RNAcentral holds the full RNA, with entries from ENA. Small-subunit ribosomal RNA, 3' major domain from an uncultured bacterium, 472 nucleotides, folded computationally. Model confidence (mean pLDDT): 85 of 100.
Context: one part of a larger RNA
RNA sequence: UGACGGGGGCCCGCACAAGCGGUGGAGUAUGUGGUUUAAUUCGAUGCAACGCGAAGAACCUUACCCAGGCUUGACAUCCGCGGAAGGAGGCCCAAAAGUCUCCCUGCCCUUCGGGGAGCCGCGAGACAGGUGCUGCAUGGCUGUCGUCAGCUCGUGCCGUGAGGUGUUGGGUUAAGUCCCGCAACGAGCGCAACCCCUAUCAUCAGUUGCCACCGGGUAAAGCCGGGCACUCAGAUGAGACUGCUGUGGUCAACACAGAGGAAGGUGGGGACGACGUCAAGUCAUCAUGGCCCUUACGCCUGGGGCUACACACGUACUACAAUGGCGCGCACAAAGGGGAGCAAUGCCGCGAGGCGGAGCCAAUCCCAACAAACGCGUCCCAGUCCGGAUUGCAGUCUGCAACUCGACUGCAUGAAGUUGGAAUCGCUAGUAAUUCUGGAUCAGCAUGCCAGGGUGAAUGCGUUCCCGGGCC
Numbered sequence: 001u002g003a004c005g006g007g008g009g010c011c012c013g014c015a016c017a018a019g020c021g022g023u024g025g026a027g028u029a030u031g032u033g034g035u036u037u038a039a040u041u042c043g044a045u046g047c048a049a050c051g052c053g054a055a056g057a058a059c060c061u062u063a064c065c066c067a068g069g070c071u072u073g074a075c076a077u078c079c080g081c082g083g084a085a086g087g088a089g090g091c092c093c094a095a096a097a098g099u100c101u102c103c104c105u106g107c108c109c110u111u112c113g114g115g116g117a118g119c120c121g122c123g124a125g126a127c128a129g130g131u132g133c134u135g136c137a138u139g140g141c142u143g144u145c146g147u148c149a150g151c152u153c154g155u156g157c158c159g160u161g162a163g164g165u166g167u168u169g170g171g172u173u174a175a176g177u178c179c180c181g182c183a184a185c186g187a188g189c190g191c192a193a194c195c196c197c198u199a200u201c202a203u204c205a206g207u208u209g210c211c212a213c214c215g216g217g218u219a220a221a222g223c224c225g226g227g228c229a230c231u232c233a234g235a236u237g238a239g240a241c242u243g244c245u246g247u248g249g250u251c252a253a254c255a256c257a258g259a260g261g262a263a264g265g266u267g268g269g270g271a272c273g274a275c276g277u278c279a280a281g282u283c284a285u286c287a288u289g290g291c292c293c294u295u296a297c298g299c300c301u302g303g304g305g306c307u308a309c310a311c312a313c314g315u316a317c318u319a320c321a322a323u324g325g326c327g328c329g330c331a332c333a334a335a336g337g338g339g340a341g342c343a344a345u346g347c348c349g350c351g352a353g354g355c356g357g358a359g360c361c362a363a364u365c366c367c368a369a370c371a372a373a374c375g376c377g378u379c380c381c382a383g384u385c386c387g388g389a390u391u392g393c394a395g396u397c398u399g400c401a402a403c404u405c406g407a408c409u410g411c412a413u414g415a416a417g418u419u420g421g422a423a424u425c426g427c428u429a430g431u432a433a434u435u436c437u438g439g440a441u442c443a444g445c446a447u448g449c450c451a452g453g454g455u456g457a458a459u460g461c462g463u464u465c466c467c468g469g470g471c472c
Stems, first nucleotide, its partner, number of pairs: 008472006015463002019427005026318008034309002042053002064304007073127001077126002079123005086103006107116003129293002132291003138287002140282003143278001145276001150189006156165003169180003195270004200238005206232001209228003214225003241264001244258002246254002320420001324379006336367003341360002346355003386417001391412007433455007
């Protein structure tokens, strides 16, 4: 000077408390440990690993295993020789590889001999190649404390010096935020603001959007003429600043406050992460020092594995029912995506889906049905008309191919489960809870992830205690 204390004081945070819903019990999905295996590729490991890298493992991916092959190599540059490139087919094989046949002769220069570019084959070697090791040699990127309010510097002053002061103190704030005081005076990185979305209004500009008024039209419909008022899409601006009243020291500021206002004291949300900490994570995104392999630790191919299963843990989904299940009817969204694409009406099928193809490069057409809600009926508390695992059969779709190992449909089957021990998690408002919708990845394959709307609570006395943090 720090760090630490079952030392003290002050103060924050869903930290506790007050509430609401979960996890821990069941079944399944998924990740991990472990075990197994020829291989179950590798990494991540308290918070800050475990629906994590993976925004998509049937082949490919793929790095692993087995088998069959290659050795200047799948890929780059250079040299020599030959051939245009390319296209079609046969044999063999699991494929890769191997082997044979046919068609064809382009472009640029030319002294017509030939030369050159690109591409292919053969050969020699320089070299290629390595998801091999080291994240404790590194860059870059990232997590975390923590969106916590801190971390420092210049000059001056104090101290022999390490260092201190400033940054402490009195108030105040979400904040080292601001005010006052002070041997300090200033400044920088952070805080805040400037940026984006959202809540109100105005102006401009009205198609693919809209329809108040006028006319036409229909079974119905902005469907048509017309219009741009409204909604809306999108550009520019306005608006909120403690400005007014009260308290306070005339200050900073504060109040359950009042008014005006769409909005009130940072309006709500996002982006934004100081000096640093953890030799934190990543050599498997990439880059890179060193080391190692070089007929193999490189490369190609077929098949298998990453999907195993006595078990243990994490994260989710579905439930255990009546605030419900089932049947019928009937409303109301937002945000997205679409050309190797989205696909309407129609027809076929119980259905997944099939046939067919209008329209749409999309404010125009399509995906598209929102679901919970609401109305009517039924079930009558049962392992049930709850619950849907598991299994059998029959199918659909994608794809060269669904055996290992896809998703979905129909019929049948109907398991555990009657609210979950110790313990433990999230959340303070359009939040929790609940309910659907879309997207990325993607041929196909989400209960995951990212995003969107619908319905919409309870509680907060307070800071003694638990956890983390700030100042003295």